[in-house]
RNA sequence: GGCUUCAACAUCCCCGUGGGCUGGGUGCCGAUUCGGUUCCGAGUUUUGGAAAACGACGACGCGCAGUGAGUCCGCUGGAGCC
Numbered sequence: 001g002g003c004u005u006c007a008a009c010a011u012c013c014c015c016g017u018g019g020g021c022u023g024g025g026u027g028c029c030g031a032u033u034c035g036g037u038u039c040c041g042a043g044u045u046u047u048g049g050a051a052a053a054c055g056a057c058g059a060c061g062c063g064c065a066g067u068g069a070g071u072c073c074g075c076u077g078g079a080g081c082c
C1' cells in the first nucleotide's frame, strides 16, 4: 500500500460514524371515487339534475425522525491475510 472481517466504547439488549439510493412509518396539502341526507323536475315506482356539510378510499407533492429494513460509497477503531 491492498484485501477480508468485526463494533469494544453505548443510561436493558441492538445500534462505530457521515452521506447516497430503494422501500416502510408518520405529519401536512389533497386530486379522484363511493356512501347516506336534503332540494327540484317528472307520471304513482324506477330514475335525472343540483346543493352543502359528514364518513370512508386517499394518488401526486412537501416535511419529520434511534426508519431495530435493505444496499452502496467514504471515514474512525480492533483483528487477520497478501
Stems, first nucleotide, its partner, number of pairs: 001082007013068001014066001016075007023067001025064004033056003037051004
This is a predicted structure of an 82-nucleotide RNA (nadA riboswitch) from an Acidobacteriaceae bacterium. It was read from a public genome assembly, where an Rfam model found it. The organism belongs to Acidobacteriaceae, within Bacteria. Its Rfam family is "nadA riboswitch". The literature on the family includes a 2020 paper in RNA by Huang et al., "Structure and ligand binding of the ADP-binding domain of the NAD(+) riboswitch". Rfam classes the family as a small RNA.